[in-house]
Model confidence (mean pLDDT): 81 of 100. The RNA shown here (transfer RNA) has 71 nucleotides and comes from Planctomycetaceae bacterium SCGC AG-212-F19. The source organism's lineage runs through Bacteria, Pseudomonadati, Planctomycetota, Planctomycetales and Planctomycetaceae. It matches the Rfam family "tRNA".

RNA sequence: GCGCCCGUGAUGUAACGGUAGCCUACCUGCUUGCCAUGCAGGAUGCGCGGGUUCAACUCCCGCUGGGCGCU
Numbered sequence: 001g002c003g004c005c006c007g008u009g010a011u012g013u014a015a016c017g018g019u020a021g022c023c024u025a026c027c028u029g030c031u032u033g034c035c036a037u038g039c040a041g042g043a044u045g046c047g048c049g050g051g052u053u054c055a056a057c058u059c060c061c062g063c064u065g066g067g068c069g070c071u
Base pairs, nucleotide, nucleotide: 001070002069003068004067005066006065007064010024012022013021018054026042027041028040029039030038047063048062049061050060051059
């Protein structure tokens, strides 16, 4: 330099173009003599910039970070 793959809350991981979900962690309450467990509830998220579309995490282009291969 070229090609391919990946980027989603603190963490791991889903989501045929139609309300972004689940696990763990965190916070609050209930439960308990206390802790833990359990139960109920809550906050935090689509790497960045454009485009297409009534509607984009999803499709297209560019950028950026990471990984792999070729030279």